[in-house]
Context: one part of a larger RNA
RNA sequence: UUGGGCGUAAAGAGGGAGCAGGCGGCCGCAAGGGUCUGUGGUGAAAGACCGAAGCUAAACUUCGGUAAGCCAUGGAAACCGGGCGGCUAGAGUGCGGAAGAGGAUCGUGGAAUUCCAUGUGUAGCGGUGAAAUGCGUAGAUAUAUGGAGGAACACCAGUGGCGAAGGCGACGGUCUGGGCCGCAACUGACGCUCAUUCCCGAAAGCGUGGGGAGCAAACAAAAUUAGAUACCCUGGUAGUCCACGCCGUAAACGAGGAAUACUAGGUGUCGGGGAGCAUUGCUCUUCGGUGCCGCAGCAAACGCAAUAAGUAUUCCACCUGGGGAGUACGUUCGCAAGAAUGAAACUC
Numbered sequence: 001u002u003g004g005g006c007g008u009a010a011a012g013a014g015g016g017a018g019c020a021g022g023c024g025g026c027c028g029c030a031a032g033g034g035u036c037u038g039u040g041g042u043g044a045a046a047g048a049c050c051g052a053a054g055c056u057a058a059a060c061u062u063c064g065g066u067a068a069g070c071c072a073u074g075g076a077a078a079c080c081g082g083g084c085g086g087c088u089a090g091a092g093u094g095c096g097g098a099a100g101a102g103g104a105u106c107g108u109g110g111a112a113u114u115c116c117a118u119g120u121g122u123a124g125c126g127g128u129g130a131a132a133u134g135c136g137u138a139g140a141u142a143u144a145u146g147g148a149g150g151a152a153c154a155c156c157a158g159u160g161g162c163g164a165a166g167g168c169g170a171c172g173g174u175c176u177g178g179g180c181c182g183c184a185a186c187u188g189a190c191g192c193u194c195a196u197u198c199c200c201g202a203a204a205g206c207g208u209g210g211g212g213a214g215c216a217a218a219c220a221a222a223a224u225u226a227g228a229u230a231c232c233c234u235g236g237u238a239g240u241c242c243a244c245g246c247c248g249u250a251a252a253c254g255a256g257g258a259a260u261a262c263u264a265g266g267u268g269u270c271g272g273g274g275a276g277c278a279u280u281g282c283u284c285u286u287c288g289g290u291g292c293c294g295c296a297g298c299a300a301a302c303g304c305a306a307u308a309a310g311u312a313u314u315c316c317a318c319c320u321g322g323g324g325a326g327u328a329c330g331u332u333c334g335c336a337a338g339a340a341u342g343a344a345a346c347u348c
Base pairs, nucleotide, nucleotide: 003320004319005318007302008301012316014200015199016198017197021193022192023191025087026086027085028084029083033080034079035076036075037074038073039072040071041070042069049065050064051063052062053061054060090190091187092186093185094183095182096181097180102176103175104174105173106172107171108170109153114148115147116146117145118144119143120142124135125134161168162167205246206245207244208243209242210241214240215239219235220234257315258314259313260312261311262310265293266292267291268290269289270288271287272286273285274284275283276282277281297304298303321348322347323346330341331340332339333338
């Protein structure tokens, strides 16, 4: 390489958009590039292969035959491809509905912590397994009123919802994306996937400028301990927050790439539609989402099972024994931290 694989054994890229490429619905017409087929040419000889023959056999030798491939020419028209015309089941648009922590931005609110001021009030508070460091007679803790400021939004809350993923949760306004249901008016295959590329991408981290209540790496102190560079405690700075710009990683997980079709049932729940009963709900049914159980089938087993890990097709990524090693070197990117790409010797 082929092959076989990729939930947990090695292996699905963190997610998306999408060029090239690959693959692609139904009907008709003509052509005939691929395809199939007839004939002719070529395919040197030797060798190879097949069948014979000759040396007693074989080696060896001799004879006969054969193939792709290419060229020319004639034919077939199912399939593939190209051309032309048409269709509506895929895809999209329109119209009518309803749901949602989807995104961005501006504003508003209450609870709580902390701090400040003042009143009441007096000796403790705090903390722990027990303590101590710490705070407090310069009046703390507690309590009451007022104020400041930052961050987060209890209950509702739900294997509930939305989003491609990361993720999104107080309330209101403005701007805005996507999906779902119904109708079937419009377009008429406009589709699927996607190397390179571009964009998004938790937390931490970085740059500049703000902000800083609480929490809290580092750090300091108190404990514990043989020690204790920890667990526990008292403090506490970056950071956490905002704006703009970087970084580009993660157990970025459903450890499950995307799309389409098909393949028993049962039971919850969320958003729509239809029918029937009827009343503020129930039954039946249908489309879309999200769970559980379960048959066939699959699977090494665990388990999966219409949200497949089943049955098939298309396209992409990736794997190929463990360690060395996600290391070295080189290259690209980055302010840096580092990221991406990614070996070998050696060894088992």